[in-house]
RNA sequence: CAUGACAACGGCAAACCAGGCGCGAGCCUGGGACGCAAAGCCACGGGCCCCCUGCGGGUAGCCGAGCUUCCAAAU
Numbered sequence: 001c002a003u004g005a006c007a008a009c010g011g012c013a014a015a016c017c018a019g020g021c022g023c024g025a026g027c028c029u030g031g032g033a034c035g036c037a038a039a040g041c042c043a044c045g046g047g048c049c050c051c052c053u054g055c056g057g058g059u060a061g062c063c064g065a066g067c068u069u070c071c072a073a074a075u
């Protein structure tokens, strides 16, 4: 450095519910855990979704790319 375990310290938080924002997709806060070894960041490419159809918007927990990162078993 790659890799990822019946390891350790921890971390994140789906659906759903409450409050709020948005035409909407969806987002924020709190609760809540389906799961996640990058489920950390990023809208560059593709996909999907929305609308006031545009050099528009959303989705990173859809896939790929890029950047960053704890631990250490086996290899």
Stems, first nucleotide, its partner, number of pairs: 002075001004071001011036002016031006034061001040067002044064003047059004051054001

Predicted 3D model of a 75-nucleotide RNA (c-di-GMP-I-GGC riboswitch aptamer) from a Planctomycetota bacterium. Of the family's consensus pairs, 90% are formed in the model. The source organism's lineage runs through Bacteria, Pseudomonadati and Planctomycetota. The coordinates come from a structure-prediction model, not an experiment, and the mean pLDDT is 90. The sequence was found by an Rfam model in a public genome assembly.